[in-house]
Parts: sequence; C1' cells; structure tokens
RNA sequence: GUCCCUUUCGUCUAGUGGUCGAGGACAUUGCUUUUUCAAGGCAAAAACACGGGUUCAAACCCCGUAAGGGAUA
Repeated sequence: GUCCCUUUCGUCUAGUGGUCGAGGACAUUGCUUUUUCAAGGCAAAAACACGGGUUCAAACCCCGUAAGGGAUA
C1' cells in the first nucleotide's frame, strides 16, 4: 500500500428494516429487610463510534472517516 473483520449503557452482550419505549446480566445509586454488615426484594440512572446516502421507515442496507484487530507483499 491492498484486502477482510469489529465498533450498542461503566463492563459483557441481545437485537439481521416497522414491533418498543433499544432489552438482559454484572456493576453503581436510592428505598426496603437486618441490631449492623453481607445476601435478598423493589426501583432509578445509563448506550447504537462520527458524517452522508437509500427507504414511507435505518442500530440493522450502501459510501466515506476514525479507532481496534487480522491477512498479504
């Protein structure tokens, strides 16, 4: 240089065009329980890497950019 793959809450992830308001687990915070702590129960906050395009409709399809990984010379 060329080609391929990946990017979603703090972390790990589900989601393969409409459902739904983006769900789950762990973690965090609050309440509850307990003499206290832990565990348990209930609740809350928290994410689609960025820009553009296609479409009536995009996390999802296409293009580019960025970051990471791989193959090749």

Transfer RNA from Chlorella sp. ArM0029B, 73 nucleotides, folded computationally.
Its Rfam family is "tRNA". Gene Ontology term of the family: triplet codon-amino acid adaptor activity.
A source record names the gene trnE.
Taxonomically the source falls in Chlorella (Eukaryota, Chlorophyta, Trebouxiophyceae, Chlorellaceae).